Record summary: Predicted 3D model of RNase P RNA and transfer RNA as a complex of 404 nucleotides.

RNA sequence: UGGGUAUGACGGGUAGUUGCUUGGUUUAGUCAAGAGGAAAGUCCGGGCUGCAGCAAGGCAGGGUUCCGCUUAACGGGCGGCCGCAGUAAUGCGAGGGCAAGUGCAACAGAGAGUAGACCGCCGGAAACUUUUUCGGUAAGGGUGAAAGGGUGGUGUAAGAGACCACCGGUGUCUAUGGCGACAUAGGCAGCCAGGUAAACCCAACCCGCAGCAAGAAGCACCAGGUAUAAGCCUUGCAAUUUGUGUGCUUCGCAAGAGGUAGUUAGCAAUAGCUACCCAUAGAUAAAUAACUACCCAAGACAGAACCCGGCUUAUAGUCGUGCCCAUAUU
RNA sequence: GGCUGGGUAGCUCAGCUGGUUAGAGCGCUGGUCUCAUAAGCCGGAGGUCGACGGUUCGAGUCCGUCCCCAGCUA
Repeated sequence: UGGGUAUGACGGGUAGUUGCUUGGUUUAGUCAAGAGGAAAGUCCGGGCUGCAGCAAGGCAGGGUUCCGCUUAACGGGCGGCCGCAGUAAUGCGAGGGCAAGUGCAACAGAGAGUAGACCGCCGGAAACUUUUUCGGUAAGGGUGAAAGGGUGGUGUAAGAGACCACCGGUGUCUAUGGCGACAUAGGCAGCCAGGUAAACCCAACCCGCAGCAAGAAGCACCAGGUAUAAGCCUUGCAAUUUGUGUGCUUCGCAAGAGGUAGUUAGCAAUAGCUACCCAUAGAUAAAUAACUACCCAAGACAGAACCCGGCUUAUAGUCGUGCCCAUAUU
Repeated sequence: GGCUGGGUAGCUCAGCUGGUUAGAGCGCUGGUCUCAUAAGCCGGAGGUCGACGGUUCGAGUCCGUCCCCAGCUA
């Protein structure tokens, strides 16, 4: 210098005018704050609330799936292992079990899972000069997505892990390293076991159900009478009783697993400690906007509705940082 | 806001535990019948199964992400 790869930040700015929502202070008025990195999809997890009076257990149903750590929790995150792709940095992986059971595999093909004789090869018999029939054979051909390890030899009528050597795979044992997944080395066993679990299923672990339009309180009105097991079941203890509907208002509802900076531990996710900040939007027909001027890179995706932690998807453009490869110079 | 169901031919729908060229009715269209039309009879066309990716030999069907439509709920 060129190419690649991973990751972080920002996401129009300044000034003026006129509005809207909330709050403080107030006679008018004035002052302060006012969308996002995804507020989105609602795909996971938690807080919170109700559902049986409380507690415990089971069934059904659902979910997760290499190992360790992290967290309030997770199917998230971080680090590692194994496999695949790449020269590399790095990326991707629904990554337990089909040597537990059951099922499935269209078409083609002789045969599709306790293998299998269509052609071929070998032997016998018949017929007789090239055919028929019986048997053996998985080396060779053919079909298929897939045909039950590979190469060479021994062996045989011809063949075959039938046997042997080497290679590959699998299982198992031992040693070493690692918390572990696993890795490395060596021994043993012809054990050679096909695919599919995003098929039923098995194993281990986890989950009660519903959702803020949940729900609670107050006031008003109307009608009529009981109600108590969340999907289902079991066990133990204890019993109680003005409840439902409709309308309006208030609460739930903004200080929280909060943020910023520093520091300590750790490879990291993350955790601890110290200091500082905070009505850092809170509506209910629902505010967060419109206009003017200037600047530049000419502004993308898009807008809270109970709140948080993640994931996924959308995103014009700008500014970085680490690492890898190639080339050139020193 | 929350929850549930669905998307297959122009329209209304099937397609059961994955299997060869995805079917049915109505509609469209060519022929036949009739003096002519309708009905009837015989034939034909028409589908990227909402989009993309994955699992599998093979996906409308199974799994994930996204898009669209409908319903329920104070």
Rfam match: Bacterial RNase P class A. From the family's description: Ribonuclease P (RNase P) is a ubiquitous endoribonuclease, found in archaea, bacteria and eukarya as well as chloroplasts and mitochondria.